The part of an RNA shown here (large-subunit ribosomal RNA, domain IV) has 341 nucleotides and comes from a metagenome. The RNAcentral record of the full RNA draws on SILVA. Rfam family: Bacterial large subunit ribosomal RNA. Its family is annotated with ribosome and structural constituent of ribosome in the Gene Ontology.

Context: one part of a larger RNA
RNA sequence: CACUGGUUAAGGAACUCUGCAAAUUGACCCCGUAAGUUCGCGAUAAGGGGUGCCUCCGAGGGUUUACGCUCUUGGAGGUCACAGUAAAUCGGCUUCAGCGACUGUUUAUCAAAAACACAGGACUCUGCUAACUCGUAAGAGGAUGUAUAGAGUCUGACGCCUGCCCGGUGUUGGUAGGUUAAGGAAGAGGGUUAGCUCUUCGGAGUGAAGCUCGCAACCGAAGCCCCAAUAAACGGCGGCCGUAACUAUGACGGUCCUAAGGUAGCGAAGUUCCUUGUCGGGUAAGUUCCGACCUGCAUGAAUGGCGUAACGACUGAAGCACUGUCUCAACCAGUGACCCG
Numbered sequence: 001c002a003c004u005g006g007u008u009a010a011g012g013a014a015c016u017c018u019g020c021a022a023a024u025u026g027a028c029c030c031c032g033u034a035a036g037u038u039c040g041c042g043a044u045a046a047g048g049g050g051u052g053c054c055u056c057c058g059a060g061g062g063u064u065u066a067c068g069c070u071c072u073u074g075g076a077g078g079u080c081a082c083a084g085u086a087a088a089u090c091g092g093c094u095u096c097a098g099c100g101a102c103u104g105u106u107u108a109u110c111a112a113a114a115a116c117a118c119a120g121g122a123c124u125c126u127g128c129u130a131a132c133u134c135g136u137a138a139g140a141g142g143a144u145g146u147a148u149a150g151a152g153u154c155u156g157a158c159g160c161c162u163g164c165c166c167g168g169u170g171u172u173g174g175u176a177g178g179u180u181a182a183g184g185a186a187g188a189g190g191g192u193u194a195g196c197u198c199u200u201c202g203g204a205g206u207g208a209a210g211c212u213c214g215c216a217a218c219c220g221a222a223g224c225c226c227c228a229a230u231a232a233a234c235g236g237c238g239g240c241c242g243u244a245a246c247u248a249u250g251a252c253g254g255u256c257c258u259a260a261g262g263u264a265g266c267g268a269a270g271u272u273c274c275u276u277g278u279c280g281g282g283u284a285a286g287u288u289c290c291g292a293c294c295u296g297c298a299u300g301a302a303u304g305g306c307g308u309a310a311c312g313a314c315u316g317a318a319g320c321a322c323u324g325u326c327u328c329a330a331c332c333a334g335u336g337a338c339c340c341g
Base pairs, nucleotide, nucleotide: 001336002335003334004333005332006331007330008329010327011326014325019322027051028050029049030048031047036041038157052079053078054077055076056075057074058073059072060071061070062069063068080084092320093319094318095317096316097315098314099312100311104116105115120155121154122153123152124151125150126149132141133140134139158307159306160305161304163237164236165235168234169233170230171229172228173227174226177225178224179223183219184218187215189213190212191211192210195206196205197204198203238256239255240254241253242252265299266296277293278292279291280290281289
């Protein structure tokens, strides 16, 4: 000097990102216990008191023929200590919010959470040789199950609810018309040449059938175009101008655009840039916190919206208790380091 423990005057969070760490609390018995609530809880809520040993008087149980032994328990009195759960083991508590209902699960080796899961809700597919998944296949799972079943996707207890838009994308259904592949195919054309014609005898022209080369009217399915449905499918949910007898505001009117223009609820939010918004509360003093307001840069309804008792090694704020966290440091014990041998 470092670490691991111990003690500390006065103060008591002034420390600090944060009471991190430490301290407090702690067992059993008795009394007592609020808001809220899904009536189960909350609750060991909170907050108090007692506890050793001795004597006396009871009560009950087991066993015993009985004496007795033993277990539990009540009352009264006394007595010693600073201290009687004398050591060890052994909850600090309360309040207000956020998120997630809950118990659970997770990044083996920096994240345990508000993430995942969950019971519950909804949609879609699937009639059994099921859908779906694995496999080239045989085959297997699904399932020795059968729509109160199975598979997929989203949401996530419970309560109150879940608005408008089908124009785009997707899905489902439809099929008159348009487009359309392979394939089929009438036909026209090119190449080749038996024959025919001409010939300067070298060849030139024409040219059936066959073979062949590319074209090709027309026929031709699904799909796409098209027509509908569907948002707890992917998703989306406006602007400008004017207007009331102070001012301000604008119930109201006009106009443009859209598939439709954001309903209920909530709102400076885990979402608010401006912003430490403004007002109120808490503090002597509060960029955080709580309650409001609404001007929502850029909330909003199963990408769920808003509440919610209980729960949480979750996150933020406040208080009581308590303390070496601090003012401000000191000493003690041990271990290491270091020095000497």